[in-house]
């Protein structure tokens, strides 16, 4: 000193982490009227027996909010690993080789 191999630098691929949104589940709360049911009171019809429509309330929801829960689907990273690659600028032990 040179090669080759690592390190490190390129691009890709997978797997993973780290944050973000969203879907699915559990429970609660949620509709004066423009949801379902039941529907006192009053109404309305009928000679009664009946019988219609139905506001309040109540019960289950619905759109949405919160909240368990544990899988998932996206997208973003100056995380990590693995294999191919880039570049040979930098750096790298020992053994060889030569001066």
């Nucleotide at each position: 000193g040179a090669a080759a191999g690592g390190u490190c630098u390129u691009g890709a691929a997978g797997c993973a982490a780290a944050g973000a949104a969203g879907u699915g589940c559990u429970u609660a709360c949620g509709a004066a009227c423009c949801g379902u049911g039941u529907c006192a009171g009053a109404u309305u019809c009928g000679a009664a027996a009946g019988a219609a429509a139905g506001c309040a309330g109540c019960a289950c929801u619905a759109a949405g909010u919160a909240u368990c829960c544990u899988a998932u689907u996206u997208c973003u990273u100056g995380u990590g690993c693995u294999u191919c690659u880039c570049g040979u600028a930098a750096u790298u032990a020992g053994a060889u080789u030569u001066u």
The RNA shown here (Bacterial small signal recognition particle RNA) has 99 nucleotides and comes from Apilactobacillus ozensis DSM 23829 = JCM 17196.
The coordinates come from a structure-prediction model, not an experiment, and the mean pLDDT is 75.
The RNAcentral record of the sequence draws on ENA and Rfam.
Rfam family: Bacterial small signal recognition particle RNA. It is annotated as a non-coding RNA gene. Rfam's curators write: The signal recognition particle (SRP) is a universally conserved ribonucleoprotein involved in the co-translational targeting of proteins to membranes.